[in-house]
RNA sequence: AAAUCGAAUAGGCAAACCUAGAGAAAUUUAGGGACGCAAAGCUAUAGGGACUAAGGUGUAUCACUAAGUCAGCCAGUUGCCGAA
Numbered sequence: 001a002a003a004u005c006g007a008a009u010a011g012g013c014a015a016a017c018c019u020a021g022a023g024a025a026a027u028u029u030a031g032g033g034a035c036g037c038a039a040a041g042c043u044a045u046a047g048g049g050a051c052u053a054a055g056g057u058g059u060a061u062c063a064c065u066a067a068g069u070c071a072g073c074c075a076g077u078u079g080c081c082g083a084a
Base pairs, nucleotide, nucleotide: 005082006081012037013036017032018031019030020029021028022027035072041077042076043075047074048073049070050069051068055065056064057063058062
């Protein structure tokens, strides 16, 4: 120095919920708010999985379908600090 790892230090992010807006919906943006997080940084046609179904299709009171959505589901990738 680096790897594994996660004590301390300096900080960082922001769940539920509320308000305003976008969207067919899933969900998402901004503000407030903190459940928590060592990546709760980034990546959605690199992979798996999940959600929705406008439109489309069909065997049509339903079912199927994503180049729509979820990274705080797994995962890939990058990074701050430096004790045991």
Molecule: c-di-GMP-I riboswitch aptamer
Organism: Lysinibacillus contaminans